[in-house]
Molecule: c-di-GMP-I riboswitch aptamer
């Protein structure tokens, strides 16, 4: 150089819960607040999960064109002790 594990130091992110807003919902956003995090940066056109307004359905229920990168994967990167 490379790859595996890792410790320090600066800096970074920020789970619940609560409050406001947005949205049919999942869920985003902003404030509070730190459960974690070496990619928790980025990608949702790979796989899986949530929803089901709309559409089928007699009805059970199905159905993503909405969503989750902090699930998995992809994909760029920062330190650098042993």
């Nucleotide at each position: 150089u490379c790859c595996a594990a890792u410790a320090a130091u600066u800096a970074g992110c920020a789970a619940a819960c609560c409050u406001g807003c947005c949205g049919a919902a999942a869920g985003g956003c902003a404030g509070c607040g730190a459960c974690g995090c070496a990619a928790a940066g980025c990608c949702a056109a790979g796989g899986g999960u949530c929803u089901a307004a709309u559409c089928c359905a007699a009805g059970a229920g199905g159905u993503a064109u909405g969503a989750c990168a902090g699930c998995c994967g992809g994909u760029u990167g920062c330190a650098g002790c042993u």